Record summary
This is a predicted structure of a 1490-nucleotide RNA (small-subunit ribosomal RNA) from a Rickettsiales bacterium. The sequence is in RNAcentral, with records from SILVA. The prediction has a mean pLDDT of 85. Lineage of the source: Bacteria > Pseudomonadati > Pseudomonadota > Alphaproteobacteria > Rickettsiales.
[in-house]
RNA sequence: AGAGUUUGAUCCUAGCUCAGAGUGAACGCUAGCGGUAUGCUUAACACAUGCAAGUCGAACGGGGUUUUUAGAAGUAGCAAUACUUUUAAAAACCUAGUGGCGAACGGGUGAGGAAUAUACAGGAAUCUACCAAGUAGCGGGGAAUAACUACAAGAAAUUGUAGCCAAUACCGCAUACGCCCGAAAGGGGAAAGGAGCAAUCCACUAUUUGAUGAGCUUGUAUCUGAUUAGCUUGUUGGCGGGGUAAAGGCCCACCAAGGCGAAGAUCAGUAGCCGGUCUGAGAGGACGGACGGCCACAUUGGGACUGAGACACGGCCCAGACUCCUACGGGAGGCAGCAGUGGGGAAUAUUGGGCAAUGGGCGCAAGCCUGACCCAGCAAUACCGCGUGAGUGAUGAAGGUCGUAAGAUUGUAAAACUCUUUUAUCAGGGAAGAUUAUGACGGUACCUGAAGAAUAAGGACUGACUAACUUCGUGCCAGCAGUCGCGGUAAUACGAAGAGUCCAAGCGUUACUCGGAAUCACUGGGCGUAAAGAAUGCGCAGGCUGUCUUGUAAGUUGGCAAUGAAAUACCGGGGCAUAACUUCGGUGCUGUUGCCAAAACUGCUUGACUUGAGUUUGGUAGAGGAUGUUGGAAUUCUUGGUGUAGGGGUAAAAUCCUUUGAUAUCAAGAGGAACGCCGGAGGCGAAAGCGAACAUCUGGGCCAAUACUGACGCUCAUGCAUGACAGUGUGGGGAGCAAACAGGAUUAGAUACCCUGGUAGUCCACACCGUAAACUAUGUUCACUACCUGUCGGGACUUCGGUUUCGGUGGGAACAGCUAACGCGUUAAGUGAACCGCCUGAGUAGUACGGUCGCAAGACUAAAACUCAAAGGAAUUGACGGGGACCCACACAAGCGGUGGAGCAUGUGGUUUAAUUCGACGUUAACCGAGGAACCUUACCAAAACUUGACAUGGCAUCUUAAGCAUUAUCGGCAGCGGUAAUGUGGGGCAACCCAGGUGUCACAGGUGAUGCAUGGCUGUCGUCAGCUCGUGUCGUGAGAUGUUGGGUUAAGUCCCGCAACGAGCGCAACCCCUUUCUAUAUUUGCCAGCGGGUUAUGCCGGGAACUAUAUAGAUACUGCCUGUGAUAAGCAGGAGGAAGGAGGGGAUGACGUCAAGUCAUCAUGUCCCUUAUGUUUUGGGCUACACACGUGCUACAAUGGUGCUAACAACGAGUCGCAACACCGCGAGGUGAAGCUAAUCUCUUAAAAAGCAUCUCAGUUCAGAUUGCAGUCUGCAACUCGACUGCAUGAAGUCGGAAUCGCUAGUAAUCGCAAAUCAGCUAUGUUGCGGUGAAUAUGUUCUUGGGUCUUGUACACACUGCCCGUCAAGGCAUGGGAGUUGAAUUUGCUAGACAACAGUGCGCUAACCGCAAGGAGGCAGCUGUUUACGGUGGAUUUGGCGACUAGGCUUAAGUCGUAACAAGGUAGCCCUAGGGGAAUCUGGGGCUG
Repeated sequence: AGAGUUUGAUCCUAGCUCAGAGUGAACGCUAGCGGUAUGCUUAACACAUGCAAGUCGAACGGGGUUUUUAGAAGUAGCAAUACUUUUAAAAACCUAGUGGCGAACGGGUGAGGAAUAUACAGGAAUCUACCAAGUAGCGGGGAAUAACUACAAGAAAUUGUAGCCAAUACCGCAUACGCCCGAAAGGGGAAAGGAGCAAUCCACUAUUUGAUGAGCUUGUAUCUGAUUAGCUUGUUGGCGGGGUAAAGGCCCACCAAGGCGAAGAUCAGUAGCCGGUCUGAGAGGACGGACGGCCACAUUGGGACUGAGACACGGCCCAGACUCCUACGGGAGGCAGCAGUGGGGAAUAUUGGGCAAUGGGCGCAAGCCUGACCCAGCAAUACCGCGUGAGUGAUGAAGGUCGUAAGAUUGUAAAACUCUUUUAUCAGGGAAGAUUAUGACGGUACCUGAAGAAUAAGGACUGACUAACUUCGUGCCAGCAGUCGCGGUAAUACGAAGAGUCCAAGCGUUACUCGGAAUCACUGGGCGUAAAGAAUGCGCAGGCUGUCUUGUAAGUUGGCAAUGAAAUACCGGGGCAUAACUUCGGUGCUGUUGCCAAAACUGCUUGACUUGAGUUUGGUAGAGGAUGUUGGAAUUCUUGGUGUAGGGGUAAAAUCCUUUGAUAUCAAGAGGAACGCCGGAGGCGAAAGCGAACAUCUGGGCCAAUACUGACGCUCAUGCAUGACAGUGUGGGGAGCAAACAGGAUUAGAUACCCUGGUAGUCCACACCGUAAACUAUGUUCACUACCUGUCGGGACUUCGGUUUCGGUGGGAACAGCUAACGCGUUAAGUGAACCGCCUGAGUAGUACGGUCGCAAGACUAAAACUCAAAGGAAUUGACGGGGACCCACACAAGCGGUGGAGCAUGUGGUUUAAUUCGACGUUAACCGAGGAACCUUACCAAAACUUGACAUGGCAUCUUAAGCAUUAUCGGCAGCGGUAAUGUGGGGCAACCCAGGUGUCACAGGUGAUGCAUGGCUGUCGUCAGCUCGUGUCGUGAGAUGUUGGGUUAAGUCCCGCAACGAGCGCAACCCCUUUCUAUAUUUGCCAGCGGGUUAUGCCGGGAACUAUAUAGAUACUGCCUGUGAUAAGCAGGAGGAAGGAGGGGAUGACGUCAAGUCAUCAUGUCCCUUAUGUUUUGGGCUACACACGUGCUACAAUGGUGCUAACAACGAGUCGCAACACCGCGAGGUGAAGCUAAUCUCUUAAAAAGCAUCUCAGUUCAGAUUGCAGUCUGCAACUCGACUGCAUGAAGUCGGAAUCGCUAGUAAUCGCAAAUCAGCUAUGUUGCGGUGAAUAUGUUCUUGGGUCUUGUACACACUGCCCGUCAAGGCAUGGGAGUUGAAUUUGCUAGACAACAGUGCGCUAACCGCAAGGAGGCAGCUGUUUACGGUGGAUUUGGCGACUAGGCUUAAGUCGUAACAAGGUAGCCCUAGGGGAAUCUGGGGCUG
């Protein structure tokens, strides 16, 4: 620091995804040790059990135990004495109660709370136990009470009555420096003692100050929603009271009517805040667990008491829910303390040890208490450290894996040899933490020793991103996947193995946060077409604002000071072996506040200025606006005239009008709407918009020149105004046009396009609506930055040509610049400034809900769930278009002949079958593979036979001079095959043995089995079309372009010219073959002119080399020549000559590529499959079936013909397993005999049509020949299935063929025969060749088909057989509405009123004080009122769940209907609006060009 993903490719925009770091984590696999941290994020859910706050006997009276002393009594004893009981005193220890202090700390949790909190910085009207300091005191009395005793109630908890007694408990009196009240005078108010032998110590009272802690309060900061815009009545303030420690509406009475809010009040949602933590370059963003500060809470709600401090986690009272005990009367409880349990959850630990340390409470102290704390236990939860060995070691062992079988790799890895012992284990020693004592941790850390490589490696990944590849299995299955995407038989993507990569006691996955993301952009983005400029203007608030000047100091800048707790962070040291960790010092904490200073800039302020802005004067153009009046042309209607059969309408028609007189035409009249020409990328207006003429009223602009005001300016949220068409309301009007509607057409249908009609509406007045592609898809204002050329308005100069200036409005190409590109470019999308509006992936959706507006239609505001990995812009190359231009082709046209109808032949489909083997399927399958299926072929079927095999090579074992081979005979069997006999032959080598053969066995053979979508090779097709590319250069960010386009020309990218291109390659052409003409040479088997011989006749013979022919080598044709044309080029037209003329004719030759075209059944071949069978062999059958459909042909339908007779003329080819003359036999197919020929020699081989003569005479015929019967011939082991041919007989359909469709441009079509390959024979009418006879037509390129080039549009790229829209039907998902139903929250009215506080009352009760007494003062119970929690009830608001039914949305390989859009998408599309229609949509009105 980036990467992947939209496309055929490209650039951009834009979203999604990944790589990094982190966590109080969880899950999966795995696991050796130690150190340091951390550990219920969920149910503020419920809790068994134990512990977590006590202490003081030096405040007090009791009680208990023990001891001592003294006494008394009793028992035992003679007695001393002992024992027991008891009284008194004293001492020690213990402590239930009274009393003091503490329990408000420490510990937990984050429910609530958006401000009564918190953070930072301040303030004044306060309190503060213990602590520190100061001052002054501590005198004298009194009345009770718990404990205790007795009695009593109760199950218990607990309580009552009577009695006794104490205090540092309680109450008076005295005193009062200071204190409190009061203006003053004056008045008021205190105390406690205890310990000690003592010195003295600890307490106590009042008061002052400090320290500490706490309360109150101000400023600033502190999440989201405006689909929450108004809120507030103690509310805001005042005066006076009350209350509090203290200011204050904190509370109350009265008075005023305020207070808050767009800088977001109120309402709703969410949330403990901070130091900090994570991330990030930073700015920021997210978070607030551990540690530290603050706050809040303690089962839920309310309340006060005590106290210095609480409205109190382990206190009290009341109410609610829950749990427990109960004798049913009544009681008890609160783990969000530490452990622990249940529950919830993906998930979070021990009912441990100790007060040794640190700290806290009480105490004079010893000490006691302390789940705070210190330790240990559990957990790889995190961070850090260590180890699992080190060296040598090639035969590169074995095994594994791959393999082209050579080897490669695992791999110095192992083994082996040498060495070490961290860790773990065992044994011994043994701290610091503590100062004299006291150590839970702990016999721990650490040290020493012993033995032995011993006790110690896994996880994920390996298609790209992303480091790392092979084999096998699987076969769109199983599965993977963060994104793109893998898997349909050769998967580096699934699963396994081997190998490798990355981390490592961990590794991966999941979740979440920041980053990458400049993807909310302060740093640091955008808005012409990608999302995005509001329809337009005016304008308050707000923001910004010209020149000079005075002062000020709010902003700003600097200095100093204070604060910003500690921890954390950073830097430098120290301590644990190191590190993590910890500790010391420093820096920093970017902030806030105060004081001082500066005065440029901003602000405020003083005075001035004129250039911004405005006013004045004079001109000026204009469809600017409003109202009124007037006008002519046209349509329609009415009346009248003329006139007669049609008119109208369309692609063509029909509906329609018309003999009751239309249309046409003339005249007159009525009525409404719109204003031709001028008229123009012209003018005016803010936009919408504005078009006959005239009049009236009226807004703005521009120009020129003078004077004046003196910044008066720009922009503008909310607001106000204007705002096409359509639409709405009321009342008019209504000619034409025309949604809806009706009819006619078209059509498969036609709710459309076309036609005939036609109503709202269109027009006017008034009032609404408020939207458009309201567009320059470009907000307004100001300044600056080369030009050229029009036009409108005004001015200046003028030599009247023009030049120049200001303001508008256009065009051009373009400098700079910008842009993703297209493009923009002084009318900016350039460079800057000010202000406003708007955007943040696509769909859902401009939709739902809510609100505001509207009569309605609807407008404005405006989401989410869910789905997808894209959607999109510009440009590129193709392909395509019922786009355009040009060109070509038997493509059409012009012609000739066919096919499609018949019969037959043949191939295919289908059907049938045991099998009808397989392949080929538009053109480019279908007389195709097959150039020849009776057996064979043959691949198919049935039935049989064989199993190292019909065929090849090799190994091992074994047998053999016999086997074997050849011939003959014979037996079994349908055959293959097997057996027997005879005869002949029976290799080489001295030998071992080799060759050969048999048998067995192992490797293997074999496969027309699968895959042509794994392949090679070959082939078809576009197409013999003229194209397809490359190098260098240049242009473009790039895909790409240029060249190859353009002007001509050609059969041709053929050639010429031009040109940012210059060259080159594969194609074209030529070179090759045949043919046409000539020459030379050669001359047998061919030829025969001349010479000779011979015959009935014939090159028959001698001979010849002229001619023909044969076959070798050459020549010829090149637009070369002439004329014209063209750019003087390339070329074209005509002509001459010539056998041939512009490629003379024909063939071979097939560019880059397309169709996953065809072929695994020609052959070859990877992989898979079969192996006593999917191999091999055999017999028979089948490939020849037959209702039917299609293709290709043959023969015909006849007289241009059939038949019969007769005196013509070819060429290519083939032949010894052959062609066969000739002769004879047969009606014939053919048979018998047989010459010649290995071929220019002989044979096939008489060519036929044609020609001549005769006959038939238009008919199912003397046409046609199918079908069938009989008799034969030939081939062949064999003609039944299933051959061809012959003879005789038979004599079907068919009388020229519907829609449609094929071939052909000259020796061609048409027609006629001949030959050959294959082949025993033949189904050949096929195929390939050969010659004979021998036409017609082409004006031409509008149309059809195909192709080429350029251009244009595109939403196509599998490329139009493309893409794609909507309804309907089916499954799934989320959402809206919904009669209602059920919760929650907030608020409000009424009711209710526990405990408590306050106020009043207090007739009952009453120790301290006063009083001689009576009584009083004071107090208590009780009662009443006010406030009030839970509760009850009604209303309102907000919000959640469920909900019959219903609506649209999204989604799901192969459902239905159409075809709306993309090309002129077949009616150009789209926007707003209205109406209609199964649906996409159609039509009307206005608008836009995208």